[in-house]
């Protein structure tokens, strides 16, 4: 010197499923995964954007199932300004 990560403010954007307890429904309560499984006021993501949507009642594989892995995906669409050398990096200068 905000250039550059990280951090902070503000303000926006997103998901919320599977299986089991009972002939059913509601309520409730366990279980799987996962950052989170509908109020947590959490949790993840904000364009160097896979947080989320659409292809998708998709392919393969796996499972008690399940959007549980991958594929799709170098597809398509998706919401953004701003403070900070407190930390780390870089860049110029000037001294020894």
């Nucleotide at each position: 010197c905000g250039c550059g990560g990280a951090g902070c403010c503000u303000g926006g954007g997103g998901g919320u499923g599977g299986c089991c307890g009972a002939g059913a429904a509601g309520c409730c309560g366990g279980c799987c995964u996962g950052a989170g499984a509908u109020c947590a006021g959490a949790c993840c993501c904000u364009u160097c954007g896979a947080a989320c949507c659409u292809g998708a009642a998709c392919u393969c594989g796996u499972u008690a199932g399940g959007a549980c892995g991958a594929g799709c995906g170098u597809a398509g669409g998706u919401a953004a300004g701003g403070c900070c050398u407190u930390c780390c990096g870089g860049u110029u200068u000037c001294c020894c």
Predicted 3D model of a 96-nucleotide RNA (TPP riboswitch aptamer (THI element)) from a Myxococcales bacterium. Its Rfam family is "TPP riboswitch aptamer (THI element)". Its family is annotated with thiamine pyrophosphate binding in the Gene Ontology. The source organism's lineage runs through Bacteria, Pseudomonadati, Myxococcota, Myxococcia and Myxococcales. Its mean pLDDT, the model's own confidence on a scale to 100, is 79. The model forms 95% of the base pairs in the Rfam consensus.